[in-house]
Context: one part of a larger RNA
């Protein structure tokens, strides 16, 4: 020095646990903002650094309901209080909400600083405090009102309205590259990633100028199929439907114009424009002219079954013995419309808090349905004559979008040049022409099925268990890095209960020996269990 055995340090690994997460699913809700929002700064407690909760009326104030013995968040201590004359807490409705922030009186290095204008307080008086108010656009009506006569432009004023923020889901505008295509240049990735603008609880789309195919169907969504089929394609690699057919759901309606009537402008007194009511809405139209005729319904709002926002009832065990502790063992019961589940000193239907079945709101929201109340609402004959969405439709060009890459390339939409008809009209039916069918385009609205889950509430998991499971189970988007856009951690578990070691020795003190607490202290806070490397000490062998 090695080897062995035996004891310790170290170390946090392993098992056990769960307070926190993942994921699904059902229901809810589904926008908030100038009546100042989302987010925050800063103050706010008897004593308070932080978090939570409030806002100078500040861990809170008021009013109604629920609850019923204690209570003044985390959070102990102390000190002072409240409380059955009902606190403390829950729920509902107001009240107060500083200063930043769209931030909007004016400025600014956000939470600062300076004003104006009107009130009220204070002062002899200025200063000074308080309360309200003052920002931009945008539209609409009045008043002014330039260069320039009328105008017009601009200005004031008063009224509404907008402004930002949101997880994902919607619409629409703009829009790549890697990639593939075994290279690559059309194509692909893909109208996705990305940027931008806007809505809503959904959004777009929607009541045929729509298919179909000589039979019919009858808005729109959205899901099986149809089908990887028809096509499409340096016919490469990829892309890729519709008719039809089963389902969800189911809802159709309002202008425009002709006509009729009213106001008000122009005007050469023929006329004509502009408003506003009434008619009027489809393809066997409507207006006109006649004729019969008051019924069925549709829709707004208000009540209303029920329902959310607090609660409440809720059944049935005892002994004995081990043990620190009895929910396990033993012995005998009891209840179940309740033997999900979580606590209680070890494993409890009957201890406890629920569980099953019941039950409840003064006050706010939601409401299906009825039921009031208001408002709209007819059928039919003729077939002269008026009317039925113009730079539109269409066409040439140059493009996008349709599964369809220019092609036989229709349908759709754009820019650009031309540019109809008028019911005896139009469009379409995959180039075009005819016959035939089959709709009515250039105007608006429309619920539900359908997509999302930031948020709430219940329920589940051959989902995680502390290097998993969220980046975060612990004051984590924190510390900490970075100029800055942005990167981003460790870190859980004494015990059943702090009963968290009074006292005395030691030692400056850490610490440590007694003793005392406990079932344990080898559970003493560097605390559950505590592997392994690594570090010792004994003892024996061997060298």
């Nucleotide at each position: 020095a090695g080897c062995a055995c035996a004891a310790g340090g170290g170390g946090a690994a392993u098992g056990c646990c769960u307070u926190g997460g993942c994921a699904c699913u059902a229901g809810g809700a589904g926008c908030c903002g100038a009546a100042g929002a989302a987010g925050g700064a800063c103050g706010u407690g008897a004593c308070u650094a932080a978090c939570u909760g409030c806002g100078a009326a500040a861990a809170g104030c008021u009013a109604c309901g629920g609850g019923g013995a204690g209570u003044u968040g985390u959070a102990a201590g102390u000190a002072a209080a409240c409380a059955u004359u009902g606190a403390u807490c829950c729920g509902u409705a107001g009240a107060u909400u500083u200063c930043c922030g769209a931030a909007u009186g004016g400025a600014g290095c956000a939470a600062u600083c300076c004003g104006g204008c009107u009130g009220u307080g204070g002062u002899c008086a200025u200063g000074c405090a308080c309360a309200g108010u003052c920002a931009u656009c945008a539209u609409a009506u009045a008043c002014u009102g330039a260069a320039u006569a009328c105008a017009u432009a601009g200005g004031u004023a008063u009224a509404u309205g907008a402004g930002g923020g949101g997880a994902a889901c919607c619409g629409c505008c703009u829009g790549a590259a890697c990639u593939g295509a075994a290279a690559c240049a059309u194509c692909u990735a893909a109208g996705u990633a990305g940027g931008g603008c806007g809505a809503g609880g959904a959004a777009g789309a929607g009541a045929a100028a729509u298919c179909a195919a000589c039979c019919g169907a009858g808005a729109u969504u959205c899901c099986g199929c149809u089908a990887g089929u028809a096509g499409u394609g340096g016919c490469g690699a990829g892309c890729g439907a519709a008719c039809g057919c089963g389902g969800a759901a189911g809802a159709g309606g309002g202008c425009a114009a002709a006509c009729c009537g009213g106001a008000g402008g122009a005007u050469u007194u023929a006329u004509u424009c502009u408003c506003c009511g009434g008619g009027g809405u489809u393809g066997a139209g409507g207006a006109c002219c006649g004729a019969c005729g008051c019924a069925c319904g549709a829709u707004a709002c208000a009540a209303u079954a029920g329902g959310u926002u607090a609660g409440c009832u809720g059944a049935a065990c005892g002994g004995c013995a081990u043990g620190g502790g009895a929910a396990g063992g033993c012995c005998g019961a009891c209840c179940a419309g309740a033997g999900c589940g979580g606590g209680u000193g070890a494993u409890a239907g009957u201890c406890c808090c629920g569980u099953a079945a019941g039950c409840g709101a003064a006050a706010a929201c939601c409401g299906a349905u009825u039921u009031g109340u208001g408002u709209c609402a007819g059928u039919u004959g003729g077939g002269a004559u008026c009317c039925a969405g113009a730079g539109u439709a269409c066409c040439g060009c140059a493009g996008g979008a349709c599964a369809c890459g220019u092609g036989a390339a229709a349908c759709c939409c754009u820019g650009u040049g031309g540019g109809a008809a008028a019911c005896u009209g139009g469009g379409g039916g995959g180039a075009c022409c005819a016959c035939c069918c089959u709709c009515c385009a250039a105007g608006c609205c429309u619920a539900a099925a359908u997509a999302c889950u930031a948020c709430c509430u219940g329920a589940u998991g051959a989902c995680c268990g502390a290097u998993a499971g969220a980046g975060g189970a612990g004051c984590a988007g924190u510390a900490c890095c970075g100029u800055g856009a942005g990167g981003g951690a460790a870190a859980g578990g004494u015990g059943a209960a702090a009963a968290g070691g009074a006292c005395c020795c030691c030692g400056g003190g850490a610490g440590g020996g007694g003793a005392g607490u406990g079932a344990a202290a080898g559970a003493g806070a560097a605390c559950c269990u505590g592997a392994a490397a690594c570090c010792u000490u004994g003892u024996g062998c061997c060298u």
A computed fold for a 543-nucleotide part of an RNA from a metagenome, annotated as large-subunit ribosomal RNA, domain I. RNAcentral holds the full RNA, with entries from SILVA.